[in-house]
């Protein structure tokens, strides 16, 4: 350095559910909480899933959400074996 990831070490991240706020919605932001996480950093580009419209037998279509679903893409802490 690359693969790997350890009952190591420093930190770091924050499900579920509570409270405020935003938003029609799916969600998102802050406080708490701590289920987990080695990219649970970054990013909607393909795939999933879910929303709103629309349509209605269904699908396609429009505009969205989600990186804590995956896949590919940038990037980065630690160092036993």
């Nucleotide at each position: 350095u690359c693969u790997c990831g350890a009952c190591a070490a420093a930190g770091c991240c924050a499900a579920a559910c509570c409270u405020u706020c935003u938003g029609c919605g799916a969600a998102g932001a802050a406080g708490g909480g701590g289920c987990g996480g080695a990219a649970a950093g970054c990013a909607a580009c393909g795939g999933g899933u879910c929303u709103u419209u629309a349509g209605g037998u269904a699908a396609a279509g429009a505009a969205g959400a989600u990186g804590g679903c995956c896949g590919a893409g940038c990037u980065g802490c630690c160092g036993a074996a």
The RNA shown here (c-di-GMP-I riboswitch aptamer) has 81 nucleotides and comes from a Nitrospirota bacterium. Model confidence (mean pLDDT): 85 of 100. The model forms 84% of the base pairs in the Rfam consensus.